[in-house]
Molecule: transfer RNA
Organism: Candidatus Woesearchaeota archaeon
RNA sequence: GAGCCUGUAGCUUAGCCUGGCUGGAGCACACGACUGAUAAUCGUGCGGUCGGGAGUUCGAAUCUCCCCGGGCUCA
Numbered sequence: 001g002a003g004c005c006u007g008u009a010g011c012u013u014a015g016c017c018u019g020g021c022u023g024g025a026g027c028a029c030a031c032g033a034c035u036g037a038u039a040a041u042c043g044u045g046c047g048g049u050c051g052g053g054a055g056u057u058c059g060a061a062u063c064u065c066c067c068c069g070g071g072c073u074c075a
Stems, first nucleotide, its partner, number of pairs: 001074007010027004020058001029045005051067005
């Protein structure tokens, strides 16, 4: 330098291909119930500008382009 894969909550991740009904789930965290108390269990809550920007569109996590980070391969 070239090609491919990848980036979603504090962590792990579904959804992306096929645009809308989803920003969902588990763990963690906070509060409550239960208990003599703790754990476990149950309930509620908190937490995301979907890596950044631009474009297309009535509408973008999803499609297109550029950039950034990570990984693999080739030179």